[in-house]
RNA sequence: AGAUAGUACUCUGGAGAAGUCUGCUUUACGCAGGGGCCGAAGGUGCAAGGGGAAACCCAAAACUCUCAGGCAAAAGGACAGAUGGAAAAAA
Numbered sequence: 001a002g003a004u005a006g007u008a009c010u011c012u013g014g015a016g017a018a019g020u021c022u023g024c025u026u027u028a029c030g031c032a033g034g035g036g037c038c039g040a041a042g043g044u045g046c047a048a049g050g051g052g053a054a055a056c057c058c059a060a061a062a063c064u065c066u067c068a069g070g071c072a073a074a075a076g077g078a079c080a081g082a083u084g085g086a087a088a089a090a091a
Stems, first nucleotide, its partner, number of pairs: 009084001010082004020034005025028001036071003042067001043065001045063001049058003
């Protein structure tokens, strides 16, 4: 110098679903439990296609499941945007 990378990070926007019921207490945005609901942290499953004699394996998503998470606000938040924007190791 290049790459890592327009990535991490910063800023802005950012949906869904009961401020549910019962019990306890030091009365709180708490803890434990019950059924209901949501999908956009994370995680599960797989289509085309590929591999294999076969069993089966690899294989994406905002789809799927609802394990986790969530159902006032705050926080979180996939994703999107910006005259924004790095660095180390290794080779």